[in-house]
This is a predicted structure of a 106-nucleotide RNA (c-di-GMP-I riboswitch aptamer) from a Deltaproteobacteria bacterium. It was read from a public genome assembly, where an Rfam model found it. Rfam family: c-di-GMP-I riboswitch aptamer. Gene Ontology term of the family: cyclic-di-GMP binding.
RNA sequence: CGCUCGAAAAGCCGAACUCCUCGUGAGGGGAGGACGGAAAGCUACGGGUCAGAUAUUGCCUUCAACUUCCAAGCAGCGGGCUGAUACUGAUAGCCGGGUUACCGAA
Numbered sequence: 001c002g003c004u005c006g007a008a009a010a011g012c013c014g015a016a017c018u019c020c021u022c023g024u025g026a027g028g029g030g031a032g033g034a035c036g037g038a039a040a041g042c043u044a045c046g047g048g049u050c051a052g053a054u055a056u057u058g059c060c061u062u063c064a065a066c067u068u069c070c071a072a073g074c075a076g077c078g079g080g081c082u083g084a085u086a087c088u089g090a091u092a093g094c095c096g097g098g099u100u101a102c103c104g105a106a
Base pairs, nucleotide, nucleotide: 005104006103012037013036017032018031019030020029021028022027035093041099042098043097045096046095047094048091049090050089051088052087054086055085056084057083058081059080060079061078063076066073067072
């Protein structure tokens, strides 16, 4: 000096919540406030989760038309579920990756 690691010391960040503000929303910014954190610095590359409503598709459903043994079948348009997929966005204090960094005991 580097890597790993995390005793000590000096510091740092700042969850929930409240107020203000931006956003359709998830969520972001500022102030207060500390649950916690050795990267709780930065970065949306992979996964997860969340949001949006455009398309495809699945399911449910009202009512035309048609069939008809009058109980049903079938069924185009419309509505609902965001159900699935794609797309767009968010989340780094969800996990992993990348990258930078204070101190220096075992």